[in-house]
This is a predicted structure of a 111-nucleotide RNA (SAM riboswitch aptamer (S box leader)) from Arthrobacter crystallopoietes BAB-32. Of the family's consensus pairs, 96% are formed in the model. Its Rfam family is "SAM riboswitch aptamer (S box leader)". Gene Ontology term of the family: regulation of gene expression. The sequence is in RNAcentral, with records from Rfam and Ribocentre. The same sequence occurs in records of 2 taxa.

């Protein structure tokens, strides 16, 4: 950084700091916000994307048979499951809503 896969109507806030704008982008509507939003820090939490554990599965190698099977290793996939000690996210409102835009975001695998 460009393209590829997956999610984006569930879920979680308080303190400090800073002060006009904020919810990405245009347009149109709603909201939030000098009772301090937005943003940054700090702690808390929510998730369950990756890693991790497995129940349950695949073969392959060994090994025992009374020839029906039976036991053992290592790897390899794994749930609408388990934990949440690591890697990342998020913590008004469906991605706020409608309409546009080879339109954003987050996470993964690799150039």
């Nucleotide at each position: 950084u460009a393209g590829c896969c997956a999610u984006c109507c569930a879920g979680a806030g308080c303190g400090g700091c800073c002060g006009a704008g904020a919810g990405a982008u245009c347009u149109g509507g709603c909201u939030c916000g000098u009772c301090g939003a937005c943003g940054c820090c700090g702690c808390a939490g929510c998730a369950a994307c990756c890693a991790u554990c497995c129940a349950c599965u695949g073969g392959c190698u060994c090994c025992c048979u009374u020839c029906a099977g039976g036991g053992a290793g290592a790897c390899g996939g794994a749930a609408c499951g388990g934990a949440a000690c690591g890697g990342u996210g998020c913590u008004a409102a469906u991605g706020c809503c409608a309409g546009a835009a080879c339109c954003g975001a987050u996470g993964g695998a690799g150039a």